[in-house]
RNA sequence: AACUUAUUAAGAGGAGUGGAGGGAACAGGCCCUGUGAAACCCAGCAACCUACUAUAAAGUGUGGUGCUAAUUCCUGCGGUAUAAUCCGAAAGAUAAGAU
Numbered sequence: 001a002a003c004u005u006a007u008u009a010a011g012a013g014g015a016g017u018g019g020a021g022g023g024a025a026c027a028g029g030c031c032c033u034g035u036g037a038a039a040c041c042c043a044g045c046a047a048c049c050u051a052c053u054a055u056a057a058a059g060u061g062u063g064g065u066g067c068u069a070a071u072u073c074c075u076g077c078g079g080u081a082u083a084a085u086c087c088g089a090a091a092g093a094u095a096a097g098a099u
Base pairs, nucleotide, nucleotide: 001099003097004096005095006094007093008092013042014041016040017039021032022031023030026076027075028074029073043068044067045066048064049063051060052059053058072091077088078087079086
């Protein structure tokens, strides 16, 4: 890097460092941010894999990830002719697997 499966409306910030951006990419919106963005650190959440306990359901949270504004911030494609809503898909993200 492409593939398979599962999940994607829940949950979880700080009075540390830092110093201007950030919300995946493109487009259109809408937001967050010097009352301090990203990143780092610490803390926390979760329970995919792992470890342990258990007959099992499940639990704990040891280790490996992941995550900690807003549904994956919303829309883009289809159901559907317009608007809204809803459902589904696509794309993305994460985990595990396999090449």

This is a predicted structure of a 99-nucleotide RNA (SAM riboswitch aptamer (S box leader)). The coordinates come from a structure-prediction model, not an experiment, and the mean pLDDT is 80. It matches the Rfam family "SAM riboswitch aptamer (S box leader)". From the family's description: The SAM riboswitch is found upstream of a number of genes which code for proteins involved in methionine or cysteine biosynthesis in Gram-positive bacteria.